This is a predicted complex of two RNAs, RNase P RNA and transfer RNA, with 451 nucleotides together. The coordinates come from a structure-prediction model, not an experiment, and the mean pLDDT is 76. It holds a member of the Rfam family "Bacterial RNase P class A". The family's RNA type in Rfam is ribozyme.
RNA sequence: GGAGGAGGUCGCGCAGCCGCUCGCUGCGGCGGGAGGAAAGUCCGGACUCCAUAGGGCAGGGUGGCCGCUAACGGCGGCCCGGAGUGAUCCGGGGAAAGUGCCACAGAAUACAGACCGCCGGGUUCGUCCCGGCAAGGUUGAAAAGGUGAGGCAAGAGCUCACCAGAUCCGCCCGUGAGGGCCGAUGCUGGGUAAACCCCACCUGGAGCAAGACCGAGUAGAAGGGAGGUCCGGCUACGGCCGGGCGCGGGUGGCCCGCCCGUUCCCUCGGGUCGGUCGCAGGAUCCGUCGGGCAACCGGCGGACCAGAUGAAUGGCUGCAGCUCCCGCUUUCUGGGCGGGGGAACAGAAUCCGGCUUACAGACCUCCUCCGGCG
RNA sequence: GCCCCGUUCGUCUAGUGGCCGAGGACACCGCCCUCUCAAGGCGGAGAUCGCGGGUUCGAAUCCCGCACGGGGCACCA
Numbered sequence: 001g002g003a004g005g006a007g008g009u010c011g012c013g014c015a016g017c018c019g020c021u022c023g024c025u026g027c028g029g030c031g032g033g034a035g036g037a038a039a040g041u042c043c044g045g046a047c048u049c050c051a052u053a054g055g056g057c058a059g060g061g062u063g064g065c066c067g068c069u070a071a072c073g074g075c076g077g078c079c080c081g082g083a084g085u086g087a088u089c090c091g092g093g094g095a096a097a098g099u100g101c102c103a104c105a106g107a108a109u110a111c112a113g114a115c116c117g118c119c120g121g122g123u124u125c126g127u128c129c130c131g132g133c134a135a136g137g138u139u140g141a142a143a144a145g146g147u148g149a150g151g152c153a154a155g156a157g158c159u160c161a162c163c164a165g166a167u168c169c170g171c172c173c174g175u176g177a178g179g180g181c182c183g184a185u186g187c188u189g190g191g192u193a194a195a196c197c198c199c200a201c202c203u204g205g206a207g208c209a210a211g212a213c214c215g216a217g218u219a220g221a222a223g224g225g226a227g228g229u230c231c232g233g234c235u236a237c238g239g240c241c242g243g244g245c246g247c248g249g250g251u252g253g254c255c256c257g258c259c260c261g262u263u264c265c266c267u268c269g270g271g272u273c274g275g276u277c278g279c280a281g282g283a284u285c286c287g288u289c290g291g292g293c294a295a296c297c298g299g300c301g302g303a304c305c306a307g308a309u310g311a312a313u314g315g316c317u318g319c320a321g322c323u324c325c326c327g328c329u330u331u332c333u334g335g336g337c338g339g340g341g342g343a344a345c346a347g348a349a350u351c352c353g354g355c356u357u358a359c360a361g362a363c364c365u366c367c368u369c370c371g372g373c374g
Numbered sequence: 375g376c377c378c379c380g381u382u383c384g385u386c387u388a389g390u391g392g393c394c395g396a397g398g399a400c401a402c403c404g405c406c407c408u409c410u411c412a413a414g415g416c417g418g419a420g421a422u423c424g425c426g427g428g429u430u431c432g433a434a435u436c437c438c439g440c441a442c443g444g445g446g447c448a449c450c451a
Stems, first nucleotide, its partner, number of pairs: 001370010013319006020033005035345001039356002042354005047207004054256004059203005064078005079092005093198002098196002100192003115137002117133006145163006164188002166185003170181004211277004222267005228245007246262005270450003284303008322342009375447007384400004392431001402418005424440005
């Protein structure tokens, strides 16, 4: 100098004028006022109500190991496999529990099978029949380890040597995933679980329009139909009262359980659609020190930092900076002057931790490979 | 704000891993029929399966992310 890899920061400064919103007020004013994603609503929590969140089934989610955390599908470190010269990136339970599927092609897609082929026998001599074999051919995304030798009628892990892998036993290292070494077994078992499923772990439901309080107001109103069964008590013998079954609701997949209510069903159908709280001090932010490889945790000091409900956070002017174009000047890259243009994605609404997606431009740190010079 | 659902020719739809480079109806185009039009008959064209990744030998279909469109909600009786 070139080509890359990983990560991070900022994402507009100052002044003046005119506004908007919230809070305080001595009513003059003073102070606060969007983001890294406020977004998508994809996960996880806090909070609230339903039973304190209960039991079972079903369903859903996650998936190497260890840790971090309030929790997570997030993050950190590590392990294994794959890609890359490398920095680095991508992937991750089980296919040897069972079931299903693997179109077309191909003989055959799985307790293997036999189209061509090889071998033996038979033969009515028809490239026909019976049997053995799985080495070779063919198809495909995928065809039952690889090479060589022995062996055989022909063959084959059938046997042997070496190589690759698997399983099991033992020892060592590691918290663990796993790694290393010795030995044994010829064990060589297709793929698919983002198919059903199995294993392990997690999971009750709803969501701030949750929910609570105050005020106002109305209609536990109207019409029609039906008003079961058992037990007990009272009775004027017509019924009435209480309890159970039952029915309805909470309960938003089902059953049990729990709680509440109770004549049931159908039709028609009213009012408020106001105010306050929830709601801004918190897993908060900044600095520093300590522990840890890190994620993160702890101590100390400091700060208070938007809050609406048609919903505020804006507009104009000037200066400075960044960048692009044109002209002039000087000229070795370059510098100076003048004029014009550009500056993204997007915008709080209960609050946090993440993920994902969008983003003009500017800047920083670390690392790898190649080339040149010393 | 919070929570659900959907997207396939111009329109309405079928499809639920391969027989699907996607079938049908209406609409469109051409021919036949008719004096002409309609109806009818025959034939034809018309689809990036909303977009981008992934799983798989193979994706409209399964998984993830995004885009667009649609729907619901509070209180007293």